[in-house]
Context: one part of a larger RNA
RNA sequence: CCCGGCGAGUUGUCCUGUGCAGCAAGGUUAAGCAGUUAAGCUGCGUAGCCGUAGCGAAAGCGAGUCCUAACUGGGCGUUCAGUUGCACGGGGUAUUACCCGAAACCCAGUGAUCUAGCCAUGGCCAGGUUGAAGCGUAUCUAACCGUACGUGGAGGACCGAACCCACUGAAGUUGAAAAUUCAGGGGAUGAGCUGUGGUUAGGGGUGAAAGGCCAAUCAAACUGGGAGAUAGCUGGUUCUCUCCGAAAUAUCUUUAGGGAUAGCCUCGGGAAUUAUGUGCCGGAGGUAGAGCACUGAUUGGGCUAGGGCCCCCACCAGGGUACCAACCCCAGUCAAACUCCGAAUGCCGGACACAGGUACCCCGGGAGUCAGGGCGCGUGCGAUAAGGUUCGCGUCCGAGAGGGAAACAACCCAGACCGCCAUCUAAGGCCCCCAAGUUAUGGCUAAGUGGAUCAAAGGAUGUGGAAUUGCACAGACAACUAGGAUGUUGGCUUAGAAGCAGCCACCAUUUAAAGAGUGCGUAACUGCUCACUAGUCAAGUGAUUCCGCGCCGAAAAUUCUCGGGACUAAAGCCAUACGCCGAAGCUGCGGACUCCUUCGGGAGUGGUAGGAGAGCGUUCUAUACUGGUUGAAGGUAUUCUGACGAGGAAUGCUGGACGGUAUAGAAGUGAGAAUGCCGGG
Numbered sequence: 001c002c003c004g005g006c007g008a009g010u011u012g013u014c015c016u017g018u019g020c021a022g023c024a025a026g027g028u029u030a031a032g033c034a035g036u037u038a039a040g041c042u043g044c045g046u047a048g049c050c051g052u053a054g055c056g057a058a059a060g061c062g063a064g065u066c067c068u069a070a071c072u073g074g075g076c077g078u079u080c081a082g083u084u085g086c087a088c089g090g091g092g093u094a095u096u097a098c099c100c101g102a103a104a105c106c107c108a109g110u111g112a113u114c115u116a117g118c119c120a121u122g123g124c125c126a127g128g129u130u131g132a133a134g135c136g137u138a139u140c141u142a143a144c145c146g147u148a149c150g151u152g153g154a155g156g157a158c159c160g161a162a163c164c165c166a167c168u169g170a171a172g173u174u175g176a177a178a179a180u181u182c183a184g185g186g187g188a189u190g191a192g193c194u195g196u197g198g199u200u201a202g203g204g205g206u207g208a209a210a211g212g213c214c215a216a217u218c219a220a221a222c223u224g225g226g227a228g229a230u231a232g233c234u235g236g237u238u239c240u241c242u243c244c245g246a247a248a249u250a251u252c253u254u255u256a257g258g259g260a261u262a263g264c265c266u267c268g269g270g271a272a273u274u275a276u277g278u279g280c281c282g283g284a285g286g287u288a289g290a291g292c293a294c295u296g297a298u299u300g301g302g303c304u305a306g307g308g309c310c311c312c313c314a315c316c317a318g319g320g321u322a323c324c325a326a327c328c329c330c331a332g333u334c335a336a337a338c339u340c341c342g343a344a345u346g347c348c349g350g351a352c353a354c355a356g357g358u359a360c361c362c363c364g365g366g367a368g369u370c371a372g373g374g375c376g377c378g379u380g381c382g383a384u385a386a387g388g389u390u391c392g393c394g395u396c397c398g399a400g401a402g403g404g405a406a407a408c409a410a411c412c413c414a415g416a417c418c419g420c421c422a423u424c425u426a427a428g429g430c431c432c433c434c435a436a437g438u439u440a441u442g443g444c445u446a447a448g449u450g451g452a453u454c455a456a457a458g459g460a461u462g463u464g465g466a467a468u469u470g471c472a473c474a475g476a477c478a479a480c481u482a483g484g485a486u487g488u489u490g491g492c493u494u495a496g497a498a499g500c501a502g503c504c505a506c507c508a509u510u511u512a513a514a515g516a517g518u519g520c521g522u523a524a525c526u527g528c529u530c531a532c533u534a535g536u537c538a539a540g541u542g543a544u545u546c547c548g549c550g551c552c553g554a555a556a557a558u559u560c561u562c563g564g565g566a567c568u569a570a571a572g573c574c575a576u577a578c579g580c581c582g583a584a585g586c587u588g589c590g591g592a593c594u595c596c597u598u599c600g601g602g603a604g605u606g607g608u609a610g611g612a613g614a615g616c617g618u619u620c621u622a623u624a625c626u627g628g629u630u631g632a633a634g635g636u637a638u639u640c641u642g643a644c645g646a647g648g649a650a651u652g653c654u655g656g657a658c659g660g661u662a663u664a665g666a667a668g669u670g671a672g673a674a675u676g677c678c679g680g681g
Stems, first nucleotide, its partner, number of pairs: 001681006011094013026050003032044005054061002064076004098236002101233001105226006116200009125190001127159003130155001134151006163187003167184005202218001204214003239615006249262005263369002265366006274359001276355004280350004289341001290339002295335003299331004304325001306324002308321004372397007380389002402413003417591004422587001424585001428581003431565003437578001439577006450567001458552002462549010479536005485509003490504003515530001519528002592605005616670001618667010634654008
């Protein structure tokens, strides 16, 4: 992992509702007793329970009663059939209450053959080294002290086997081993190591203390019991079809991943010309926008208080102001908590009209839901970030299949009862992959732009279109040839300043034309060049603005890529036109089911949680019938069948003794999932 088997809403009781049945102003027995064809049945049994009258705390009164001194008052009643049994839905209760699952808690015991400490009694430590005290001798001294040599053999001394330990590295990691091996390492006369026997026990022991150890188990051992502890948590919960079909919100909650009530779903019953939509009519309102009349903010100018600064001034005064600035004036703005104004929608209402046909509302049974999410629009928070977060309106996913978007819950199209090798379309497409135009007409693009994200400011004789304007056969624009001069080196400045560092001025002359000079250049001149002019040539040539499509700007993390191939008067982009393809949409044909019906027909049938309905199958029981050694059940294979399914049947082989049908009844009644349990492979 597979196969087979086992595996989860049960039972008692009470309450409540629905269905059926009996009796009915009544209904019903319990224990018990008797009989009997005896897990039962029949009869007896009226204690008790529910109902038939309520109200009041009660005395009590009574179709009324209570409150009150008392009600024209108010509360609860007076109308409405119950009761017993069976089945089913739901709830309570029961030390299991759908099943499996804790970490733990308590009680009684069992453990110190492991290990920790202690007690008693034994054992063990190769070899080598160092050389304390003491003592002796010598020497020294008055005597001590001291010194030297010797002797001696101390030490939680030294080196190092056994023995003990476990510091480092490697290997091992389904190991040789549930802690080891290898190479090194530490202690090795000591707080040493060790044998045997004994002792301390679970909130207890023991601990040179690590929460260590107490039998491979320790922040409270193990075994049995309370015990099927509890688990608002996780997982699992078994056949079919039909009808409807949610929620992820509000309030409260030691509440926030749980619950209660409401909301939304379903089923039964009831009831109004109910809901709802459009039109018409009548309302409330301060949003969008706009505005500046209020409250504030705000730019420039004017006018001009107040202030600053400057001048003047003995004081009082006075003057100036490119400074700050109130009120006021002109022009221009801003606001969720501003409003002189003010929509569109939406909302409320109606003895109205039309549509609609129970969709609304009321009573009762059963739920599930309380983590929502994406997208569009309107706000807040955030950074006018987030696949962010919080609300509102809508939508879809959730619980929605199909077509498109290469792939892609929620983007576009469109809501799948079943069948068909029929039709028309939607979005989107029509060169090939790939169904349908290599369709038509007119343009644009040269960037593979299209096709990274419709990327920006900004940049450019890309290219197409439009407009305005200058010059031009009296010759423009470009190019070439020639000129480009004189007063003068203008004045100033400067070391110098001569067109060309800088400042001022920018005249006049000769001319076809030529600036007191456009740029380069020089230390300063010189030099080159431009403006300007003539000639040659010959027909267009400049400037500005707008629009279309392109170019640069353009960097991302695992090859490339528009889905790919490929595409250039496209198979790209813009515009126009016709045709076609394309879905589970629409239509056609056939069929099933549900609801409605004027009985002609019409409408409908996606679906998670969940509600409601109808069935299939398994085991057993009762009654009736029936098959089987001429082969039952079971197994296996094939065929048939149910125009919905769970299913049903026939035949062959196997098997070798029990089955089936009909109608009822009763359940240990359906397996793919629970890291399920047992067995097998």